The RNA shown here (transfer RNA) has 71 nucleotides and comes from a Minisyncoccota bacterium. The RNAcentral record of the sequence draws on ENA. Its Rfam family is "tRNA". Rfam's curators write: Transfer RNA (tRNA) molecules are approximately 80 nucleotides in length. Rfam classes the family as a transfer RNA.
RNA sequence: GGGCUGGUAGGUAAAUGGUAUACCACGGCAUUCGCAUUGCCGAAUUCCGGGUUCGAUUCCCGGUCAGUCCA
Numbered sequence: 001g002g003g004c005u006g007g008u009a010g011g012u013a014a015a016u017g018g019u020a021u022a023c024c025a026c027g028g029c030a031u032u033c034g035c036a037u038u039g040c041c042g043a044a045u046u047c048c049g050g051g052u053u054c055g056a057u058u059c060c061c062g063g064u065c066a067g068u069c070c071a
Stems, first nucleotide, its partner, number of pairs: 001070007010024004018054001026042005047063005
């Protein structure tokens, strides 16, 4: 320098154009003498810029970061 893959909640991952979801973690309530466990409830997320579209996590372009391969 070039090819490919990826960037979504504090963490790990879903979501192939229509209200962004799950688990762990976190907060509250219940349970307990108390702690743990368990149950219920809640907050929190699309790497950045632009384009297409009524509508973009999703499709297109550029940038950036990480991984991998080639030179």